[in-house]
This record gives sequence, C1' cells and structure tokens, in this order.
RNA sequence: AGGGAUCGCCGGACGAUCGCUGGCCUCCCCGAAAGGGGAGGCGGGAGGAAAGUCCGGGCUCCAAUGAGCAGGAUGGUCGGUAACGCCGACCGGUCGCAAGUCCAGGGAAAGUGCCACAGAAAAGAUACCGCCGAACGGUUAACCCCAGGGUGACGCGUGGUAAGGGUGAAAUGGUGGGGUAAGAGCCCACCAGAGCCGAAAGUGAUUUCGGUUGCUAGGCAAACCCCAUCCGGAGCAAGACCAAACAGGAGGUGAGCGGGUUCUCCUUACGGGGACCUCGCUCUGUCGGCUCGACAGCAUGCCUCCGGGUAGGUUGCUUGAGGCGUCGAGCAAUCGACGUCCUAGAGGAAUGAUCGUCGCGGCAUCGCCGAACAGAACCCGGCUUACAGGCGAUCCCUUCGA
Repeated sequence: AGGGAUCGCCGGACGAUCGCUGGCCUCCCCGAAAGGGGAGGCGGGAGGAAAGUCCGGGCUCCAAUGAGCAGGAUGGUCGGUAACGCCGACCGGUCGCAAGUCCAGGGAAAGUGCCACAGAAAAGAUACCGCCGAACGGUUAACCCCAGGGUGACGCGUGGUAAGGGUGAAAUGGUGGGGUAAGAGCCCACCAGAGCCGAAAGUGAUUUCGGUUGCUAGGCAAACCCCAUCCGGAGCAAGACCAAACAGGAGGUGAGCGGGUUCUCCUUACGGGGACCUCGCUCUGUCGGCUCGACAGCAUGCCUCCGGGUAGGUUGCUUGAGGCGUCGAGCAAUCGACGUCCUAGAGGAAUGAUCGUCGCGGCAUCGCCGAACAGAACCCGGCUUACAGGCGAUCCCUUCGA
C1' cells in the first nucleotide's frame, strides 16, 4: 500500500419565529367549596431499532395439597443473570492459508418409517456382467471295465462366490500375504475405526496413552419416537377507587274543618258508620320580598336511604433488575463499592413547520441539489428484521521498503 476478520459507536449542530402537548409559578374571572375558565412567564417533549410481538421476567387478577396424563419448548460443558430459547469462556466437528466463521451439538446397537434417479441390491438384503466347476441332476465326442456304471470334457439347469466390472450422494473397513474349485476377516501382519477395561490431565464437555475383542454395526430424529430438563391461566381493554340516568329494594309522605250527590253496612224507625266524587274556607309550596291574584298539593306520585356499578371520571403511569463516571473482582459475560443525574407519560393519541449560519455528500464552483430505516402507548432484559452516510479499536493475509 492492497485485501480481509471481529467488536464498538454516531444517526447532523446552533439560533430565531409560529404552532402542538402535558408540568410548574404568577395574575384575573365564576363558584360556598371542590373545581372550572382565561392571560402571561419558565423549563420538558421518540429510537437504535420506538418495528416484528418471537422468547424471558417484573407488575396485576384468577386458580392452586401434591403427583401424573396430554401439550409445548429446549438439548456439548462450565459459568453469568430476576429469568431466558439470551450472553461469555471452553470442548467437539464444518469451512477458510489465516484472523476467524458456522453447527436444534442428547439417542440411529429400544422400536417404526424414509433414502429421488440410477442400480442386482439402499440394510443383517441381494446377484446384471464376471469368476468357479467342489456338490447334485441332465447330455455326450473320447477312454476303461463292458448287462450297466466309472473317469474325463462341456458349462445346459440347480448351485458356490462377493475378489473384479458397472450404478449411485452413499454399497457392509484398507493394503499385502496365506488359503480356496473360485472367493471371502475365512486366517495372519500392518493401518483406520468401534465396543469394553484401565491410567494420566481437566470442575466438566473432552484430550492423551496402554491393554483387549475380528467387533467392522450406512445415512436421516428441523420423520414418528425414546431420554433428560423447564413450563398453572389470562393480560394495563390487567386491576383499584369515585359514581349520573333508567330499572330494583327499604322507609317515609295521605293537612284540617264544613256542606252536597251517589253507593253500601248496622238499625223497625229516627239516626249512625264507611267508600268514591265534588264545592267552600283554613293551611303549605311556587311566582325575588309584602298585599291581592293565579297555579299546584298528582298516589302508576313525591322525598330520603340502600345495594350492585352502566355512561362518565380518577388511578395504575413511569425512580427503574435505571443512566453516567471512578475504583475494585473476573480471561470474559457480569458483579460489587462510591459519587453523580432525573431524562415523554398522551389517551381518536402531542413530539411539527419555516428561515438563517455551519458541518457532510454530489454536480461542479462561490451557487444549485440531496441526506436513510422509521414514530413511544404499563415497564424491563434479549433475539430477529430494516437502515443513506460516517467514525473508532484490535487482529489476519499478500506485496514493497528500512
């Protein structure tokens, strides 16, 4: 200098004006108060992902003695954490020259299932070409004894074989020798792997070494399944408080005097009682006070109280496993001590617009254009996904120079 790997960070800055939202202070108006309305001032107001709602937790209510079934999730080891399916370190394997990357990384010798095409055969099976002619059957040129058999040949059928060829992503360890009719871990030597036993190192996954068994057993569990561990359910529209109207329940309220009509009961009758309707006077209430006057005194009404809690309102609501800094423990994730800061809290849902200066990029110079993904909704820890442009740290490879 070029190429690459990992980790972390930023996501325009400042100012002015006009708006929106909620907070505090002051003043004014209404109101008995609670509270409501208005004006002014001050300071606050989206993100690294606020997103997807995929995991885990806090909080709230319901359920709850424990265990199991079903269902779901996870799956190397050790650690971190409130917890996790997250994070760190390590182990094993994949890829890479390397820095590093990726891995649902338990069990395929419990069982079931699947393995396209090709191939004989896709798993304790099989034989297409090939090889063999030991065994059995058949046939026969030749030979032997010769009634009929035997030997030899053929390779026709049965048969033996799994070395070699061929198929495939994958074919039942590899090389050599012995052996055999031909072959084969059938036997042997060496190599590779697996099981079992043991030793050493490590908390552990695991690694290294030794012995032994011819044991050689294909792959897929993100197929069913088996094993181990974990998981009660619903969610801020959770939940709590206040509380109209209508309906419900309980209690109270039926003013007094006099007259009249009708009905009815008691009485032989006179007379008396009751119900309904109606008239007058008094009384009560309203019409601001007084007088007059008018209206009302409704019973399916009116008044008071109660319970549940609908409309509506308040709360939950943002100080929290919190941020930043220093020191310490730890390889790290993370944890501890001390100091310091308060940083949206709406509810059909505010967080915006314009201008100026500067910064960045482009065109190509003293101007013009451009700037991503995206918008809080109870809170927090993660993961995943989207993202213009830019910055920093550490490391690796190649080349050149000293």
Predicted 3D model of a 402-nucleotide RNA (Bacterial RNase P class A) from a Pirellulaceae bacterium. It is recorded under the gene name rnpB. It matches the Rfam family "Bacterial RNase P class A". The family's RNA type in Rfam is ribozyme. The prediction has a mean pLDDT of 75. RNAcentral holds the sequence, with entries from ENA.